This is a predicted structure of a 377-nucleotide RNA (Bacterial RNase P class A) from a Planctomycetota bacterium. The source organism's lineage runs through Bacteria, Pseudomonadati and Planctomycetota. Its mean pLDDT, the model's own confidence on a scale to 100, is 78. It was read from a public genome assembly, where an Rfam model found it.

RNA sequence: GUGGACAGACGAUCGCCGCUGCGGCUCUGCCGUUGGUGGAGGAAAGUCCGAACACGACAGGACACGGUGGUGGGUAACGCCCACCGGCUCAUGGUCGCGGGGUCAGGGAAAGUGCCACAGAAAACAUACCGCCCGCUUCGGCGGGUAAGGGUGAAAUGGUGCGGUAAGAGCGCACCGCCCGGCUGGUGACAGUCGGGGCACGGCAAACCCCACCGCGUGCAAGCGCAAGCAGUCCUCCACCGGAAGUUCGCUUUCGGGAACCAUGGUCCGUGGCAUGAGGACGGGUAGCGUGCUCGAGGUCGCCGGCAACGGCGGCCCUAGACGAAUGAUCGUCGCCCGCUGCAGGCGGGAACAGAAUUCGGCUUAUGUCCACACAC
Numbered sequence: 001g002u003g004g005a006c007a008g009a010c011g012a013u014c015g016c017c018g019c020u021g022c023g024g025c026u027c028u029g030c031c032g033u034u035g036g037u038g039g040a041g042g043a044a045a046g047u048c049c050g051a052a053c054a055c056g057a058c059a060g061g062a063c064a065c066g067g068u069g070g071u072g073g074g075u076a077a078c079g080c081c082c083a084c085c086g087g088c089u090c091a092u093g094g095u096c097g098c099g100g101g102g103u104c105a106g107g108g109a110a111a112g113u114g115c116c117a118c119a120g121a122a123a124a125c126a127u128a129c130c131g132c133c134c135g136c137u138u139c140g141g142c143g144g145g146u147a148a149g150g151g152u153g154a155a156a157u158g159g160u161g162c163g164g165u166a167a168g169a170g171c172g173c174a175c176c177g178c179c180c181g182g183c184u185g186g187u188g189a190c191a192g193u194c195g196g197g198g199c200a201c202g203g204c205a206a207a208c209c210c211c212a213c214c215g216c217g218u219g220c221a222a223g224c225g226c227a228a229g230c231a232g233u234c235c236u237c238c239a240c241c242g243g244a245a246g247u248u249c250g251c252u253u254u255c256g257g258g259a260a261c262c263a264u265g266g267u268c269c270g271u272g273g274c275a276u277g278a279g280g281a282c283g284g285g286u287a288g289c290g291u292g293c294u295c296g297a298g299g300u301c302g303c304c305g306g307c308a309a310c311g312g313c314g315g316c317c318c319u320a321g322a323c324g325a326a327u328g329a330u331c332g333u334c335g336c337c338c339g340c341u342g343c344a345g346g347c348g349g350g351a352a353c354a355g356a357a358u359u360c361g362g363c364u365u366a367u368g369u370c371c372a373c374a375c376a377c
Base pairs, nucleotide, nucleotide: 001373002372003371004370005369006368008334009333010332011331012330013329014328016039017038018037019036020035021034022032023031024030025029041353045364046363048362049361050360051359052358053219054218055217056216060269061268062267063266065215066214067213068212069211070084071083072082073081074080085106086104087103088102089101090100107210108209112208113207114204115203116202129150130149131146132145133144134143135142136141158176159175160174161173162172163171177199178197179196180195181194182193183192184191185190223291224290225289226288232282233281234280235279236278237277240257241256242255243254244253245252246251261273262272263271264270298317299316300315301314302313303312304311305310336350337349338348339347340346341345
């Protein structure tokens, strides 16, 4: 550093909360100097993901926006878990091979745009500062060739070697790298092997972007019910078209379409509501009680399948439900750690992070003791 296990145990007395037996009462509840039984974690934290459930009447489509990103599998699902592949890296007297550990924000740079400060000749259809070679020379230098050597830098027109050249350069060759294709193995990512091609225009997408997949919203303070209580006032809305009936010929009623408005996370479409109605502004009342509230994608043991995560079958178990919010205190024994000692014993001290509130699967963070592995000293 990574991973795993545990998170003191038992008993007594008293106290608190839930359930329940018994007895009593003013009996859907309450009381009892009446019994039994259960009662805060492995992270309950963070509120970072995913859901169950509830409501938003039809929750449907597209875009925007957001998230994930090697392959395959697991799961209710996930940004989680398992296995595998690849890159980088660690480890060894040296080399090769095998095995192992760690880590990766691991799709695309040939769709486009953008950035790479300073230094440097030049930072991407980007170069010649020094140097090397050739020619000329008034010996100051000038012209041409070069990118192998040096310098600058995080990074400089593939790497090593041989040949070749005036000096050099894939200029040629061998091997490696890269690109294209075939074959073999694998579900696949990929791996191996064979053949061809001198083949270049770097890096960054945790830059915008492109590609693939996913995403309705709000949340138990969701909701449902009961009791109680008050106080209402004002504003806007059936445009328009068609049919029917009535008519005082101004219109009224009604039916259908439809407009405005409201709801649907944002926008558009669609859908629904729409006068016994809808929307808006101001003002008043209530904040009490019950329910949701704990049987669950539940726990545990065994067998089977699977490399594993996990799944199937069978047996057994029920394991908080509080409401200004219970789950505590004291004593004793044993256990763990530390110190002293007259050492089968005794004395003294210590024990971390931290408290459920609808529930569950994860991740992350905090922390004591022990175990295993790896690395360093």